[in-house]
Context: one part of a larger RNA
Molecule: small-subunit ribosomal RNA, 5' domain
Organism: uncultured bacterium
RNA sequence: GAGCGAACGCUGGCGGCGUGCUUAACACAUGCAAGUCGAAUGCGCAGCAUUCUGUAGCAAUACAGGAUGUAGGCGCAUGGCGAACGGGUGCGUAACACGUGGGCAACCUUCCCUUCGGUGGGGGAUACCCCCGCGAAAGCGGGACUAAUACCGCAUAACACUCCCUGGGUUAGUUCUCGGGGUUUCAAAGCAGCAAUGCGCCGGAAGAGGGGCCCGCGGCCGAUUAGCUAGUUGGUGAGGUAACGGCUCACCAAGGCUAAGAUCGGUAGCCGGUCUGAGAGGAUGAUCGGCCACACUGGAACUGAGACACGGUCCAGACUCCUACGGGAGGCAGCAGUGGGGAAUCUUGCGCAAUGGGCGAAAGCCUGACGCAGCGACGCCGCGUGGGGGAUGAAGCUUUUCGGAGCGUAAACCCCUUUCGACCGGGACGAAUGCCCGCAAGGGCUUGACGGUACCGGUAGAAGAAGCCCCGGCUAACUACGUGCCAGCAGCCGCGGUAAAACGUAGGGGGCCAGCGUUGCUC
Numbered sequence: 001g002a003g004c005g006a007a008c009g010c011u012g013g014c015g016g017c018g019u020g021c022u023u024a025a026c027a028c029a030u031g032c033a034a035g036u037c038g039a040a041u042g043c044g045c046a047g048c049a050u051u052c053u054g055u056a057g058c059a060a061u062a063c064a065g066g067a068u069g070u071a072g073g074c075g076c077a078u079g080g081c082g083a084a085c086g087g088g089u090g091c092g093u094a095a096c097a098c099g100u101g102g103g104c105a106a107c108c109u110u111c112c113c114u115u116c117g118g119u120g121g122g123g124g125a126u127a128c129c130c131c132c133g134c135g136a137a138a139g140c141g142g143g144a145c146u147a148a149u150a151c152c153g154c155a156u157a158a159c160a161c162u163c164c165c166u167g168g169g170u171u172a173g174u175u176c177u178c179g180g181g182g183u184u185u186c187a188a189a190g191c192a193g194c195a196a197u198g199c200g201c202c203g204g205a206a207g208a209g210g211g212g213c214c215c216g217c218g219g220c221c222g223a224u225u226a227g228c229u230a231g232u233u234g235g236u237g238a239g240g241u242a243a244c245g246g247c248u249c250a251c252c253a254a255g256g257c258u259a260a261g262a263u264c265g266g267u268a269g270c271c272g273g274u275c276u277g278a279g280a281g282g283a284u285g286a287u288c289g290g291c292c293a294c295a296c297u298g299g300a301a302c303u304g305a306g307a308c309a310c311g312g313u314c315c316a317g318a319c320u321c322c323u324a325c326g327g328g329a330g331g332c333a334g335c336a337g338u339g340g341g342g343a344a345u346c347u348u349g350c351g352c353a354a355u356g357g358g359c360g361a362a363a364g365c366c367u368g369a370c371g372c373a374g375c376g377a378c379g380c381c382g383c384g385u386g387g388g389g390g391a392u393g394a395a396g397c398u399u400u401u402c403g404g405a406g407c408g409u410a411a412a413c414c415c416c417u418u419u420c421g422a423c424c425g426g427g428a429c430g431a432a433u434g435c436c437c438g439c440a441a442g443g444g445c446u447u448g449a450c451g452g453u454a455c456c457g458g459u460a461g462a463a464g465a466a467g468c469c470c471c472g473g474c475u476a477a478c479u480a481c482g483u484g485c486c487a488g489c490a491g492c493c494g495c496g497g498u499a500a501a502a503c504g505u506a507g508g509g510g511g512c513c514a515g516c517g518u519u520g521c522u523c
Stems, first nucleotide, its partner, number of pairs: 001523004006519005013383006019376002021341001026339003030336003035081003040078006047070010088294003098218007107211003112207001114205006120154001122152002130143005160185001163182007190199003220266003227257003232254008269291004273284004296317005319330004347373001349372003355369001356367004386416004396407004420464001422459005430450001434445004467512005472493003478507005488495002
């Protein structure tokens, strides 16, 4: 000098865009953050329409009950998809975790695109509801009933799979691949619609995207850590996995790593980047993006295409809460918010209008992702606090050699302008969808949190808007008074003991400016 997620002191007019727990991965009240589908299905409730019966009435009609139909309006449950994304944090991790370049002839992949073929015929249950029982509760047990795109056999079987035989190509290798014959095993679901048809369902091939595994190379400190290792290193066989593998196991062999630093200890998420620097390099890894790891602590599996699963399950532990003392409930490192810690870091806001995501045929529903608003000069950028004229120069203050000098065109005063702010009026873009009509072209209707915001027009008036640090040298800017090695200053050198440009105050001056200084940290 530059920089910062900064903090502290003094000061503070406006706007735009960013940014905001670096500490206790400390504990958390409350609300919200993942649902959706009635065009898979059952039951209950309410509604509407038609109709029947009864009662009242002359009748219209009203009430009660029943039947049929209709429409998912509400609730519960079965079922499907989603919940493995999105959001948070950086604990752990020195590791194929990450980066980069490769390999898989050792692999998986819901939804989506393309494509081939199929969707036949049956069966038995069960939740909700009802009944009984237990429990304070959380909840649980038993009996009976019922539906399905829930579950289970059978049929069919191209491809695929198991095994056997065989031909071509290929390989280090029956290793891979293309084909022929035989053999084994495995499918399915319907719904909407008057219909046409649409959406689904099952099996296969291929793609896209996503993931898994392996390898080369690369990036911290300590030798006051020198030896480490028993599934250890390799082999055979088996198990297991989507898959290779000592991944696991049995047996066999005795290996494997290390001064090019093994092992041990300390520290740390990694990268794109960011800061600095002429560069080389050094430092760093906030916000944004990619990857990884974690979800009270430790462990485990279940479901599933995908998890060993933040707002799922089970076990153990610590903690908090409820309890009828028998037993239960919970997990903000989601968004807000609270306590605590700290030098220090925000609103218990609005909206799904946009973008994106889940479900749905759709309408739509959900979405603290997101879009916005709020708070903080925390940062960057922009703007303003007025412009022109105006005296041998007011007052006042400071100084003085008492003549004067300085503040100083500064003020007053005259003329002008009106940004920002204030007030009045108008007032968006962001909107595409969606719905209706139509064969179509097209037409019509509707949807904005931000927001009565931005922006535009107008009214009044210089009116509402300047501070902070410094002035001995480094280093730009000097006098007076006070003080008297005191009080104090100080980044270094050093100032202060009676004329201090170095302390304090004043006048003046220098620098920066809605900021200015100080501290901390990096180059």